[in-house]
Order: sequence, then C1' cells, then structure tokens
RNA sequence: GGGGAUGUAGCUCAACGGGGGAGCAAGUGCUUUGCAAGCACGAGGUUGCGGGUUCAAAUCCCGCCAUCUCCA
Repeated sequence: GGGGAUGUAGCUCAACGGGGGAGCAAGUGCUUUGCAAGCACGAGGUUGCGGGUUCAAAUCCCGCCAUCUCCA
C1' cells in the first nucleotide's frame, strides 16, 4: 500500500427497518457476629464519527476513524 471483518452499558455479547437488552462486574437493600456465597432492587447507552435512503435506522448505503486479520 491492497483485500476482508468488526465497532451496542465498565467487560463479554445479543437485538426481522418500528419497545435499546442479557450475563458478569460495580452500587443499594435483605441475609450473616462479620466476610464470602445467595436473593432482591435500581442505576449504567451521543449504538465509533459524519452524511445519505426511508414515514421511521443500532440495523440498509457511502465516506472517515480505530482495532483485528490476510496478501505484499
């Protein structure tokens, strides 16, 4: 330099174009003499950035950025 893939919560990942979620972690409460474990609850998101298509975009298209990978 060229090809391909990926980008969603702190981490790992889901999510037919129409309601943004799960597990773990962290927080609070219950439990315990206390801790851990367990149970319950709540919080936590500019869906990488910009633009386009559409009545409607995390989702489709384009560009850029970042990471991974293959070729050289």